[in-house]
RNA sequence: AGCAGUAUGGCGCAGUGGAAGCGCAUCGGGCUCAUAACCCGCAGGUCAGAGGAUCGAAACCUCUUACUGCUA
Numbered sequence: 001a002g003c004a005g006u007a008u009g010g011c012g013c014a015g016u017g018g019a020a021g022c023g024c025a026u027c028g029g030g031c032u033c034a035u036a037a038c039c040c041g042c043a044g045g046u047c048a049g050a051g052g053a054u055c056g057a058a059a060c061c062u063c064u065u066a067c068u069g070c071u072a
Stems, first nucleotide, its partner, number of pairs: 001071007010024004018055001027041004048064005
């Protein structure tokens, strides 16, 4: 320098146009003499940034940023 991939709650990941979900963790409660395990519930994400197309975008298009890989 070229090409490709990834970016979504604290962490690990789903989600290919009707608008945010799972597991773990945190917090509250239940159970227990108590702790762990187990059960129930709450909170927590302007979906990397900007612009565009669309009635409507996390998802489509363009640019940028960060990281990873391949080639030179």

Model confidence (mean pLDDT): 85 of 100. The RNA shown here (transfer RNA) has 72 nucleotides and comes from Tuber borchii. It matches the Rfam family "tRNA". Gene Ontology term of the family: triplet codon-amino acid adaptor activity. Rfam classes the family as a transfer RNA. Taxonomically the source falls in Tuber (Eukaryota, Ascomycota, Pezizomycotina, Pezizomycetes). The RNAcentral record of the sequence draws on ENA and Rfam.